[in-house]
This is a predicted structure of a 72-nucleotide RNA (transfer RNA) from Chloroflexales bacterium ZM16-3. The prediction has a mean pLDDT of 83. Lineage of the source: Bacteria > Bacillati > Chloroflexota > Chloroflexia > Chloroflexales. Its Rfam family is "tRNA". From the family's description: Transfer RNA (tRNA) molecules are approximately 80 nucleotides in length. By type it is a transfer RNA.

């Protein structure tokens, strides 16, 4: 340098055009002598960056950045 895969909540990951979710974690409450466990609830996101297409983009197109694999 070429090819392929990935980048979404603190972490691991869903979400294949119509206002983004789950599990775990954190916080609050219930229960408990206390802790843990269990149950209930709440918060937390410029969807890697910049453009383009579209009435509308996490999703489609282009460039770039970062990580991984691979070829030379």
């Nucleotide at each position: 340098g070429g090819g392929c895969c990935g980048g979404u909540a603190g972490c691991u990951c869903a979400g294949u055009g119509g206002u983004a979710g789950a599990g775990c974690a954190c916080c609050u409450g219930a229960c408990u002598u206390u802790u843990a466990a269990u149950c209930a609830g709440a918060g937390g996101g410029u969807c890697g960056u910049g453009g383009g297409u579209u009435c509308g983009a996490u999703c489609c197109c282009c460039a770039c950045c970062c990580g991984g694999c691979u070829c030379a």